[in-house]
RNA sequence: CUGGUCAGGCUGAUGGUCGCGGAGUGACCCUCCGAGGAAAGUCCGAGCUCCACCGGGUAGACUGCCAGGUAACGCCUGGGCGCCGCGAGGCGACGGACAGGGCAACAGAGAGCAGACCGCCGAUGGCCCGCGCGAGCGGGAUCAGGUAAGGGUGAAACGGUGGGGUAAGAGCCCACCGCGCCGCCGGUAACGGCGGCGGCACGGUAACCCCCAGUCGGAGCAAGGCCAAGCAGCGGUGAGGUGUGACCCACACCGUCCGAGCCGCGGGUAGGCUGCUGGAGACGGCCGGUGACGGCCGUUCAAGACAGAUGACCAUCGCCGUGGCGACACGGCACAGAACUCGGCUUACGGCUCGACCAGUGCG
Repeated sequence: CUGGUCAGGCUGAUGGUCGCGGAGUGACCCUCCGAGGAAAGUCCGAGCUCCACCGGGUAGACUGCCAGGUAACGCCUGGGCGCCGCGAGGCGACGGACAGGGCAACAGAGAGCAGACCGCCGAUGGCCCGCGCGAGCGGGAUCAGGUAAGGGUGAAACGGUGGGGUAAGAGCCCACCGCGCCGCCGGUAACGGCGGCGGCACGGUAACCCCCAGUCGGAGCAAGGCCAAGCAGCGGUGAGGUGUGACCCACACCGUCCGAGCCGCGGGUAGGCUGCUGGAGACGGCCGGUGACGGCCGUUCAAGACAGAUGACCAUCGCCGUGGCGACACGGCACAGAACUCGGCUUACGGCUCGACCAGUGCG
């Protein structure tokens, strides 16, 4: 210099005028505050609130290598293993396939206690040919049969490579690799290394059912709480109604029934207040830790609406586009936009900026 990998930061700047939401006020003036890195999706985990709740189990859902971090997590950090990359690095739902069930299109001979299309062999037993008096010998690749080396199909073909062996072959035998079991060593562990034994039995799929282990009660700030007035209704008291009335009943009395006013209670909706923004807070420094993160000290308070504010204009500057030789003019400045609050993940996004590292090339 070129190409790349990873990890941070910023999100037009400054000033002014007006407007809008909020606070300081009961009110005016005035002063102060007023979107984001994702405020988004609402996917995961919590705080908080209400409801439910003796304990256990089933169903269902989710998670799934190990250790650590954290309030917690399906998040993060470090490590292991596998795959990809020359590398910096990246990606991984990464427990179990001898508990059981299921599935595998097309192609192919055969797809799971498999199979023989092209092949190879044809030792053995026939067949044919030749030789021989004969026992038999030689040949053919013709039948039976053997085989799975090589070819071919497939995502996958019942361990791989090499050697021995054989008629040809084959874990049939051997060495190494793989696999399984055992032991020792290293490591907190996942796991790794070494040695011995076994002798190929045991293919794939669990993001199919399933098995194993762990976690999980539900609803959400439109949660929930409070307040005044009023309405339906209810309770108490009771002026009064006194009737050939009703209940009861043979009849009568008593009682009940009706009832203004007064007193008390009174759910929900609408309204007002609260929850509501001081919190696992933010910023800086030091210390511990490889790191996620933690501890201590100091400083600081920074939107809180309820149909929902956060906008417009002016001046100067920055960047981009268009026009122009130029001075300059005009237009634009990504994605998006709070609604109880945090911790994450994911997604959208134009541009600027800083650092570390890798590969190649050149120069010193």
Molecule: Bacterial RNase P class A
Organism: Gemmatimonadales bacterium